The RNA shown here (transfer RNA) has 72 nucleotides and comes from a bacterium.
The RNAcentral record of the sequence draws on ENA.
Its mean pLDDT, the model's own confidence on a scale to 100, is 81.
It matches the Rfam family "tRNA". The family's RNA type in Rfam is transfer RNA. Its family is annotated with triplet codon-amino acid adaptor activity in the Gene Ontology.

[in-house]
RNA sequence: GGUCACGUAGCCAAGUAGUAAGGCAUCGGUCUGCAAAACCGAUAUACGUGGGUGCAAUUCCCACCGUGACCU
Numbered sequence: 001g002g003u004c005a006c007g008u009a010g011c012c013a014a015g016u017a018g019u020a021a022g023g024c025a026u027c028g029g030u031c032u033g034c035a036a037a038a039c040c041g042a043u044a045u046a047c048g049u050g051g052g053u054g055c056a057a058u059u060c061c062c063a064c065c066g067u068g069a070c071c072u
Stems, first nucleotide, its partner, number of pairs: 001071007010024003018055001026042005048064005
């Protein structure tokens, strides 16, 4: 320098046009002599940035930023 993939909450991660599941963590409770574990419940301004298309964009298109892989 070239090609490709990825970027969603504190972490992992599903969803790929009709406004975002789940798990871990956190907080509260039950239980326990106290904890841990287990169980119940709750909270979060989460779709990398900027444009475009469209009634509607996390989703499609373009540029940029970042991460990774491969080629040279």